[in-house]
Context: one part of a larger RNA
């Protein structure tokens, strides 16, 4: 891992509601009795109901409070007993699932101490103390050589350990195997019997070790512990349809209430849209009149520097700067103003008033209580984030279809079935790919289109304004740009052209005390300004429509492709495609009704409610129809239903057993790291 069979909302008492039935001369009996059981029958104590209100004496259709005859609160009536069905409680209380806690016992054949009795430790170094001899001393010490054999001694097997590396990691092995390693006469190693037990033992102390178990064994029992956690919970069809919030809780992945579904009764007639009419406000805007901030200019309270003076004082000031003037900004926690929306109210128009809708309010009864992006106004952040938090609409969510190449949340539009029939929405219409190689004016050459900015620039188009221009403009070309002068200063020099100040006059058709380049300084080009030639439009500013640049990444890969100069883009007009919208035809379900299947309206849906029905086993009508001339089960054919499913034909099988009405439940599997068997 497939198959099969097993496998979770039950049961008993009690409230509660609702259906259904008995009785309603109000109902009903519990215990107990009753031939053995059940059943009849007896058993009225006791429950409910029939009066309610106060704390209560108590009084009473009222009564309590109260001075009150007045206000106000509760009240001025109602069934009841069963079965069934939901739902509460209490129990294991839908299944399965803990780590844990306490009882009573079993372990020290493993292992940790300890206690008796055994047993082991090749071989080789090393050479303490003593001793004896020589030497020495007065005796001694002290030395040499020899003996001697001591040590938690040294090298190393066996024994014991386990530092490093490899292999092995579904192993040979639930801790091993190779190579080396650390100890080996010692606090050594071991073999047999014994001792200590779990709120406890033992520990050269590691929370280690007490039978592959140890921050508290292991068994058994309390026990089906307790889980606000996680995973599973088994047939169909029909109708309705959420939420992902607010308040409190130490609570935030649970829960109480409310909200927002389903259902039943009751009750109201109004709901939606559009319009008028009438409100309150302090948002956008806007504004500076307060509150507060802010920038320049006036005038200059008062302060700072500073002059004269011995002080008072009296000037001065390009510093600061309160008031106030004049101009200009700025506010969520400014307002002298102030909309649009939106509520609130009241009127009125269409549709609509059977249905549908919509609103209140009662009963009983769920789910939700992580929401997601998208558009609009706000906080937060970097006016980043597929970011967060609110508000307010819309879609997923719980919505299928068309478009957006592909794409819960965007754009179009809510799916009863069915049909080889039509008309349209968004978007589309050369090909893939249904439909215009469609009209008509324009633009654009960048493959722009088909990614991005600041910034850039005689890219074009289209407009607006302004100057020069036949008395000759802009552009080329001829030719002139001169004298005083080398101005004056400053400098080593400074002549137009390092730099400072001035910036004149003359001739002349023009010509600066010089617009670049250039010399060490001149020189030397050349502008500015003139004349001639040419000959007819040229300059310069703004505002706009499409492109250019700017623009470097990893396949080619930033139009879905193909490929396109329109099949781009802006404007304009026909027409056509194009969805489960809408229509045509037929079916079918559900509401209400006027009860005719004639009209209408509705029929996506997850959590979740309500409603109608299939199956399985058994059991009673009923030892039933049927069945060896062949029942149930299997297998296999074709049929029928919208499903669950039904019923027939063959074959096999060899003994039971339907339909119909009803009753009882160990009543439906595909998933729980289900469970049990097989493969």
């Nucleotide at each position: 891992g497939c198959c099969g069979g097993c496998g979770a909302c039950u049961u008993a008492u009690a409230g509660g509601c609702a259906g259904u039935g008995g009785c309603c001369u109000g109902g009903u009996u519990a215990a107990g009795g009753g031939a053995g059981u059940c059943c009849a029958c007896c058993g009225g104590a006791g429950c409910c109901g029939u009066a309610g209100c106060g704390a209560a004496a108590g009084c009473g259709a009222g009564u309590c409070u109260u001075u009150c005859u007045a206000g106000g609160g509760c009240g001025a009536a109602u069934g009841u007993c069963a079965c069934u069905g939901c739902u509460u409680a209490u129990g294991g209380a839908c299944c399965c699932g803990a780590a844990c806690c306490c009882g009573g016992g079993u372990g020290a054949u493993c292992u940790a101490u300890c206690c008796a009795u055994g047993a082991c430790c090749a071989g080789g170094a090393u050479g303490a103390a003593g001793c004896u001899u020589g030497g020495g001393u007065g005796a001694a010490a002290c030395u040499a050589a020899g003996u001697g054999g001591a040590g938690g001694u040294c090298c190393g097997a066996a024994c014991c350990g386990a530092c490093u590396g490899a292999u092995g990691u579904u192993g040979a092995a639930a801790a091993a195997u190779c190579a080396g390693c650390g100890g080996a006469u010692g606090a050594g190693u071991u073999g047999u019997g014994g001792u200590u037990a779990g709120g406890g033992g033992u520990g050269a102390a590691a929370u280690g070790c007490c039978a592959c178990u140890c921050g508290a064994a292991c068994u058994c029992g309390g026990a089906g512990c307790u889980a606000g956690c996680u995973g599973g919970u088994u047939c169909u069809c029909c109708c309705c349809g959420a939420a992902a919030u607010g308040c409190g809780u130490u609570g935030a992945g649970g829960c109480g209430c409310a909200g927002c579904a389903g259902u039943u009764g009751a009750c109201u007639g109004g709901a939606c849209u559009g319009c008028c009419u009438a409100g309150g406000g302090g948002u956008a805007a806007a504004g500076c009149a307060c509150u507060g901030u802010u920038u320049c200019g006036g005038u200059g309270c008062g302060g700072g520097c500073u002059g004269c003076g011995a002080a008072a004082g009296c000037g001065g000031u390009a510093c600061c700067a309160a008031a106030u003037c004049g101009a200009g900004g700025c506010a969520a926690a400014c307002u002298c103003u102030g909309a649009a929306u939106a509520c609130u109210a009241g009127g009125u128009a269409c549709g609509g008033c059977c249905c549908u809708c919509a609103g209140u309010c009662a009963g009983c009864c769920a789910g939700u209580g992580a929401g997601a992006c998208g558009g609009u106004g706000g906080g937060g952040g970097a006016u980043a984030a597929g970011c967060u938090u609110c508000a307010u609409c819309g879609u997923c969510g719980a919505g299928a279809g068309g478009g957006a190449a592909a794409c819960a949340g965007c754009c179009c539009a809510g799916a009863u079935c069915a049909c080889c029939a039509g008309c349209u929405a968004a978007g589309g219409c050369c090909c893939c790919u249904a439909a215009a190689u469609g009209g008509c004016c324009g633009c654009u050459c960048a493959g722009u289109g088909g990614c991005a900015a600041a910034g850039g620039a005689g890219g074009u188009g289209a407009g607006a304004g302004u100057g020069c221009a036949a008395a000759g403009a802009c552009a080329g070309c001829c030719a002139g740009g001169a004298g005083g002068u080398u101005u004056g200063c400053c400098u080593a020099g400074a002549a137009g052209c390092a730099g400072c100040c001035a910036c004149c006059c003359u001739u002349g058709a023009a010509a600066g005390a010089g617009u670049g380049c250039g010399u060490a300084a001149u020189a030397g080009c050349u502008c500015a300004c003139u004349g001639a030639u040419c000959a007819a439009g040229c300059g310069c500013u703004c505002u706009u429509g499409c492109g250019c640049c700017g623009a470097a990444g990893a396949u080619g890969a930033a139009c879905g492709g193909g490929a396109c100069u329109a099949a781009g883009c802006g404007g304009u007009c026909u027409g056509c495609c194009g969805a489960a919208g809408c229509u045509g035809u037929g079916g079918g379900a559900u509401g209400a009704u006027a009860a005719a299947u004639u009209a209408c309206a509705u029929c996506g849906g997850u959590a979740g409610g309500g409603g109608a029905g299939c199956g399985u086993u058994c059991c009673g009508c009923c030892u039933u129809a049927g069945g060896g001339a062949g029942a149930a089960g299997c297998a296999u054919c074709a049929g029928c239903g919208a499903a669950a499913g039904c019923a027939g034909g063959u074959g096999u099988g060899g003994a039971c057993g339907a339909a119909g009405c009803g009753g009882a439940a160990g009543u439906g599997a595909g998933a729980a790291u289900g469970u049990c068997g097989g493969c």
The part of an RNA shown here (large-subunit ribosomal RNA, domain II) has 679 nucleotides and comes from Spirogloea muscicola. The source organism's lineage runs through Eukaryota, Streptophyta, Streptophytina, Zygnematophyceae and Spirogloea. The full RNA is in RNAcentral, with records from ENA.